Context: one part of a larger RNA
RNA sequence: CGUUGGAAAUUUGAGUGGAGCUGUCCUUAGUACGAGAGGACCGGGAUGGACAUACCUAUGGUGCAUCAGUUGUCAUGCCAGUGGCAUUGCUGAGUAGCUAUGUAUGGACGGGAUAAGCGCUGAAGGCAUCUAAGUGCGAAGCCCCCCACAAGAUUAGAUUUCCCCUACUUUAUGUAGAUAAGACUCCAGGAAGACCACCUGGUUGAUAGGUCGGAGGUGUAAGUGCAGUAAUGUAUUUAGCUGACCGAUACUAAUAAGUCGAAGG
Numbered sequence: 001c002g003u004u005g006g007a008a009a010u011u012u013g014a015g016u017g018g019a020g021c022u023g024u025c026c027u028u029a030g031u032a033c034g035a036g037a038g039g040a041c042c043g044g045g046a047u048g049g050a051c052a053u054a055c056c057u058a059u060g061g062u063g064c065a066u067c068a069g070u071u072g073u074c075a076u077g078c079c080a081g082u083g084g085c086a087u088u089g090c091u092g093a094g095u096a097g098c099u100a101u102g103u104a105u106g107g108a109c110g111g112g113a114u115a116a117g118c119g120c121u122g123a124a125g126g127c128a129u130c131u132a133a134g135u136g137c138g139a140a141g142c143c144c145c146c147c148a149c150a151a152g153a154u155u156a157g158a159u160u161u162c163c164c165c166u167a168c169u170u171u172a173u174g175u176a177g178a179u180a181a182g183a184c185u186c187c188a189g190g191a192a193g194a195c196c197a198c199c200u201g202g203u204u205g206a207u208a209g210g211u212c213g214g215a216g217g218u219g220u221a222a223g224u225g226c227a228g229u230a231a232u233g234u235a236u237u238u239a240g241c242u243g244a245c246c247g248a249u250a251c252u253a254a255u256a257a258g259u260c261g262a263a264g265g
Base pairs, nucleotide, nucleotide: 001152005163006162007161008160009159010158011157015149016148017147018146021049022048023047024046025045026044027043033038051106052105053104054103055102059100060099061098062097066093067092068091069090070089071086072085073084074083075082076081110144111143112142117137118136119135120134165177166176167175168174169172182260183259184258185257186202187201188200189199190198207253208252209251210249211248212247213246214245216242217241218240223236224235225234226233227232
């Protein structure tokens, strides 16, 4: 820009892409078959490999603004307590998120038309013949079924709901303007993200931060008392601290304002 009034939502599916793999074991059955050795079709069940998709409850990894321990040094006047730097100083743990080696799921079932092949009926050609007319079965393959996208499918589809004015004159599918439904700018943000987009929210509000409560993590803070010459131990104390997680709460910030947007049928 189009989709022939302007919007919001829900959809149909022309079409496009993806997927499509396979082993072993048990059973049928030591049956059919075979002198024996050996050893099935068909059917039923179980369990794997590789691959793919999703996810983080559990198992683990990571986790540079979480917690603790600790070395050197500097600072805080000193002690004590803290802070900075040293690869995140080093070390031990670890929430959310992300993640695989982890968890879950998938290939199926079924239908249609067929290939090779196997047939039925059957002439040309009194027989025979699957073929010439007619007709049936038959594959991991083809088309559906499954998954994703999809009306720019210009053949531009469908359904539901919302919105309904003025002025002008060259009087028409006309021009100009203001609005409606609605959308956007802007702002608070996000399981979304390079940007854009997408999604949530904008005071008729829990969108983010803060605060409070909880979960989870770390592992028992500081101060003080007691014991010990002291290092240290112990009680207060399963303490103290705590990023992303779950809630509650308008305390702070989403204020205010602006722009666009129909007149057909």

The prediction has a mean pLDDT of 88. This is a predicted structure of a 265-nucleotide part of an RNA (large-subunit ribosomal RNA, domain VI) from a Halanaerobiales bacterium. Its Rfam family is "Bacterial large subunit ribosomal RNA". The RNAcentral record of the full RNA draws on ENA.